RNA sequence: GGCGAUCAAAGGCAAACCCGUCGCGAGGCGGGGACGCAAAGUGAACAGAUCUCGUGAAUCAAGGUGAGUAACGAGAUGGCUGAACUGCUAAA
Numbered sequence: 001g002g003c004g005a006u007c008a009a010a011g012g013c014a015a016a017c018c019c020g021u022c023g024c025g026a027g028g029c030g031g032g033g034a035c036g037c038a039a040a041g042u043g044a045a046c047a048g049a050u051c052u053c054g055u056g057a058a059u060c061a062a063g064g065u066g067a068g069u070a071a072c073g074a075g076a077u078g079g080c081u082g083a084a085c086u087g088c089u090a091a092a
Stems, first nucleotide, its partner, number of pairs: 005089001012037002017032006035079001041085002046082003049077007
């Protein structure tokens, strides 16, 4: 120096919930708080997933229904996944 996350130590982050605040909303941010996390560091863009808001059909059909569905647009989540970039410590 490499590998190695079932060793250890140092330190780090912070779910639910509560308060404040911003947002129509999904949710964001700040404080408290710890369920967890070896990338729970970074970017919603590269693919998918889920969720929100807006617009919104058709076949069929008397109407109702179909349906606020499909589709389209704009967003949210990196603590949903793959992939990408960066990174502390590390025994056997």